[in-house]
RNA sequence: GGGCUGUUAGCUCAGCUGGUUAGAGCGCCUGCGUCACAUGCAGGAGGUCGUAGGUUCGAGUCCUGUACAGCCCA
Numbered sequence: 001g002g003g004c005u006g007u008u009a010g011c012u013c014a015g016c017u018g019g020u021u022a023g024a025g026c027g028c029c030u031g032c033g034u035c036a037c038a039u040g041c042a043g044g045a046g047g048u049c050g051u052a053g054g055u056u057c058g059a060g061u062c063c064u065g066u067a068c069a070g071c072c073c074a
Base pairs, nucleotide, nucleotide: 001073002072003071004070005069006068007067010026011025012024013023019057028044029043030042031041032040050066051065052064053063054062
């Protein structure tokens, strides 16, 4: 230098053929409960979907540039 894959909540990850409000587990907060804690139950907060553009009525999803990480080739 070239190619491929990945980037979504604090962490680990889903997200189908582009379409209704972006989700799960763990973690966190509140309540119940307990002498107190843990387990359990109920509820809640938390997201610029790496980033900048483009296509489209509509983009996490498609296209282009770019950043970072991993792998392969030279």
About this RNA:
A computed fold for a 74-nucleotide RNA from a Bacillota bacterium, annotated as transfer RNA. The sequence was found in a public genome assembly. Its Rfam family is "tRNA". By type it is a transfer RNA. Gene Ontology term of the family: triplet codon-amino acid adaptor activity.